[in-house]
RNAcentral holds the full RNA, with entries from SILVA. This is a predicted structure of a 265-nucleotide part of an RNA (large-subunit ribosomal RNA, domain VI) from a microbial mat metagenome. Rfam family: Bacterial large subunit ribosomal RNA.
Context: one part of a larger RNA
C1' cells in the first nucleotide's frame, strides 16, 4: 500500500510443507501341513538398527584468564609478593553458565474412505458359459483424510471479543489542512531473541540491566603472622582465600526529559 473508520488481543483453515524405514527375538507351536527331513500363515508381546525432533538433570566434551600448579625472563628498589611476555591461554591440573553428543526424552503406529493388479457374487448379449455389459463385494508399503508445522495478499483479502469515535479551519460539495483519542513509534535499560531488522521483556506507579550483599557451584587450604627445621620445606590461624556468565534480596548507578504518528467514514 490494500482488506470501506482508527486500534489491540483471540482465532477459521483454502492452499501448502514435514512425517511414512525396518530387523531380531518370544508366544501361539514342533501346532495346520509332510512318509520322514521339515515346518508356516492369521494373532498377540519383547527389543533393537538407521532416521528424526527437543533438551541438558545424570554421563562426558568444550568452556582464551574462573582457581590453582609451574619453567625462563623482564619489571615494581631489595625480601616477601605480584605484573607482562614466551605464535593469538607460555606449559599443565580443573572447571560454573552457555553450547553441545558419544548422552537423555519421545516419534513413525492403530483408523477411516475410494483404488490397482487380483480375488468374487448375481448376471445378459450368446437358452450354456463368463468377475461386466447394467448392478455389487473384497482387495496394497501406494492415493485421499487422520498426526504435527505454516497460512486471509485465500485481491472470494473471511470469523470473534474489547477499546477509541463525530473535534477545529477553510470549501457549495467533494474534500483539503490542524490537533486529538484508543493504541503506537522514535528514544533508552536489557535478553528466554538476533547479522541488520524483526521478536519478547522493562522504562522510577521500576527489579530490565550493572553494582552491592547473601547464596550456589568451581578451584582447593590465600596473604600476614607464630611455631618447627641449618635449609628445601612443613604445620597452625584455614574445607581458607579468590571466584565470567547461575539464583534471590537491595533502587547506590542507569533506564531521564522529551518528541512524534495515529478516527472523524
Nucleotide at each position: 500500500c490494500g482488506u470501506a473508520g482508527g486500534a489491540a488481543a483471540u482465532u477459521u483453515g483454502a492452499g501448502g510443507g514435514a512425517g511414512u524405514u525396518u530387523g531380531a527375538c518370544c508366544u501361539u507351536a514342533g501346532u495346520a501341513c509332510g512318509a520322514g527331513a521339515g515346518g508356516a500363515c492369521c494373532g498377540g508381546g519383547u527389543u533393537g538398527a538407521a532416521c528424526g525432533a527437543a533438551c541438558c538433570a545424570a554421563u562426558g566434551g568444550u568452556g582464551u584468564a574462573c582457581c590453582g600448579g609451574u619453567u625462563a625472563u623482564u619489571c615494581c628498589g631489595c625480601c616477601a609478593g605480584g605484573a607482562g611476555u614466551a605464535a593469538a591461554c607460555g606449559c599443565c591440573g580443573g572447571g560454573u553458565a552457555g553450547c553441545u553428543a558419544c548422552g537423555u526424552u519421545c516419534g513413525g503406529u492403530u483408523u477411516a474412505g475410494a483404488u490397482a493388479a487380483u480375488c468374487g457374487c448375481u448376471g445378459a448379449a450368446a437358452g450354456c458359459a463368463u468377475c461386466u455389459a447394467a448392478g455389487u463385494g473384497a482387495g496394497a508399503a501406494g492415493c485421499u483424510a487422520g498426526u504435527c508445522c505454516c497460512a486471509a495478499g485465500a485481491u472470494a483479502a473471511g470469523a470473534u471479543u474489547u477499546c477509541c469515535u463525530g473535534u477545529c479551519a477553510c470549501g457549495c460539495a467533494a474534500g483539503u489542512g490542524a490537533g486529538u483519542a484508543a493504541g503506537g513509534u522514535c528514544c533508552c535499560c536489557a535478553g528466554u531473541a538476533g547479522a541488520c531488522u524483526a521478536c519478547u521483556g522493562g522504562g522510577u506507579u521500576g527489579a530490565u540491566a550493572g553494582g552491592u550483599u547473601c547464596g550456589g557451584g568451581g578451584u582447593g587450604u590465600a596473604a600476614g603472622c607464630a611455631c618447627a627445621g641449618u635449609a628445601a620445606u612443613g604445620u597452625g590461624u584455614u574445607c581458607a582465600g579468590c571466584u565470567g556468565a547461575c539464583g534471590a534480596a537491595u533502587a547506590c548507578u542507569a533506564a531521564u526529559a522529551g518528541a512524534c504518528c495515529g478516527a472523524g467514514g